[in-house]
Context: one part of a larger RNA
RNA sequence: UGCUGGCUGCCUGAGGGGAAAGGGUCCCCAGUACGAGAGGAACGGGACGCUGUGGCCUCUAGUUAACCAGUUGUCCGAUAGGGCAUACGCUGGGCAGCCACGCCGCUGAGGAUAAGGGCUGAAAGCAUCUAAGCCCGAAGCCUCUCCCGAAAAUAGGCAGCCGUUCCCCAUUUUGCUGGGCUGGUAACAGCUUGGUUUGUGGGGACGAAGGCUCCCAUAGAAGAUGGGUUUGAUGGAGCUGGGGUGUACGCCGGAAGACUUCGGUCGACUGGUUCAGCCUGCAGCUUCCAA
Numbered sequence: 001u002g003c004u005g006g007c008u009g010c011c012u013g014a015g016g017g018g019a020a021a022g023g024g025u026c027c028c029c030a031g032u033a034c035g036a037g038a039g040g041a042a043c044g045g046g047a048c049g050c051u052g053u054g055g056c057c058u059c060u061a062g063u064u065a066a067c068c069a070g071u072u073g074u075c076c077g078a079u080a081g082g083g084c085a086u087a088c089g090c091u092g093g094g095c096a097g098c099c100a101c102g103c104c105g106c107u108g109a110g111g112a113u114a115a116g117g118g119c120u121g122a123a124a125g126c127a128u129c130u131a132a133g134c135c136c137g138a139a140g141c142c143u144c145u146c147c148c149g150a151a152a153a154u155a156g157g158c159a160g161c162c163g164u165u166c167c168c169c170a171u172u173u174u175g176c177u178g179g180g181c182u183g184g185u186a187a188c189a190g191c192u193u194g195g196u197u198u199g200u201g202g203g204g205a206c207g208a209a210g211g212c213u214c215c216c217a218u219a220g221a222a223g224a225u226g227g228g229u230u231u232g233a234u235g236g237a238g239c240u241g242g243g244g245u246g247u248a249c250g251c252c253g254g255a256a257g258a259c260u261u262c263g264g265u266c267g268a269c270u271g272g273u274u275c276a277g278c279c280u281g282c283a284g285c286u287u288c289c290a291a
Stems, first nucleotide, its partner, number of pairs: 005162007015148003021051002024048005034039001052106005060100001062098002067093005072085005095281001108144004116136004165205007175196009214228004234290003238285004242280004250273005257266003
């Protein structure tokens, strides 16, 4: 852009895609059928494992430059708290997330058939699976089960909402109706000027729904997608819980010893306060902030 008004939602499924499955070992059947014996099955059922494939993060493991702790050198005068030493200085841990080495799923049913096996059965009084007709039959084919899919031009279906309305200007014509002039004795005819109405064009108003200016993440290169937008827990802040690290700073006590003017001072380390402190991409609560 099209799909013959617009917008939104839910479907159908023409058509397309995948290989989503493949192999093995063991046990029962069964030391059975079979076989003189030696040997030795099958149908069916069960267990385990491998390869491939799709998904997930409860467990296990990895990563985790969010985070916590220890520690070396040096610098900020010392303490405390920190900077740098890699794009973590090194070391010990580590939630979420991401992941495999971890966990879960991936088989059965139906249909039509191939080779092949048959039934009935003539041509051809018999026979014959075939000529008419019929029944079976494969890891193969199709369908169910997975994914995409109204741009499927025969351009689909259903539902809801809105619009097809109003005003102004210009123009046009149909119908209705009023006035004036001319001609005619008159019926009437012609010309002209108003109102209303129909159609067309332009402008404005209203309007469903969507978007933007917004808050975000289960989404993300940009678009897009999904959620929220006060009738609100969407994000931030705060509180509580869970989780990570592993017991903070300060203070009080002890302490090998060192120094001392003999009064005391200093002191690595250590016990208590303290399952602390710090942190938190998680959960809940709370309208304080921003929607």
The part of an RNA shown here (large-subunit ribosomal RNA, domain VI) has 291 nucleotides and comes from a Candidatus Bathyarchaeota archaeon. The sequence was found in a public genome assembly. Model confidence (mean pLDDT): 81 of 100.